[in-house]
A computed fold for a 109-nucleotide RNA from Lederbergia lenta, annotated as SAM riboswitch aptamer (S box leader). NCBI's taxonomy places the organism under Bacteria, Bacillati, Bacillota, Bacillaceae, Lederbergia. It matches the Rfam family "SAM riboswitch aptamer (S box leader)". Gene Ontology term of the family: regulation of gene expression. Rfam's curators write: The SAM riboswitch is found upstream of a number of genes which code for proteins involved in methionine or cysteine biosynthesis in Gram-positive bacteria.
RNA sequence: UUCUUAUCAAGAGAGGUGUAGGGACUGACCCGUUUGAAACCUCAGCAACCAGCAAUUAUUUGCACGGUGCUAAUUUCAGAAGGAUACAUUUGUAUUCUAAAGAUGAGUU
Numbered sequence: 001u002u003c004u005u006a007u008c009a010a011g012a013g014a015g016g017u018g019u020a021g022g023g024a025c026u027g028a029c030c031c032g033u034u035u036g037a038a039a040c041c042u043c044a045g046c047a048a049c050c051a052g053c054a055a056u057u058a059u060u061u062g063c064a065c066g067g068u069g070c071u072a073a074u075u076u077c078a079g080a081a082g083g084a085u086a087c088a089u090u091u092g093u094a095u096u097c098u099a100a101a102g103a104u105g106a107g108u109u
Base pairs, nucleotide, nucleotide: 003107004106005105006104007103008102013043014042015041016040017039021031022030023029025079026078027077028076044071045070046069049067050066052063053062054061055060075101081098082097083096084095085094086093087092
């Protein structure tokens, strides 16, 4: 990097270095510019995907020392396409579901 699969309405931040950007992309909206963004480091926390341990018994529950991940806002909101419902009536509007896209884990190439 490719593909498969599961999850995505909950949860959890302080300090140091740094110094103008950041929230994937487009639009909107928002966060930040000395009340300090990204990135990196330290410590802490959340969660429970993988591994481990315990119980249960053939599946689920619990624990949290390991491997990842995460710690503004629902994946911040909307966004090719399709379905349903309501209203409107020449291609519309609103709500909602699926899909797509993205993120993370596990497996795979």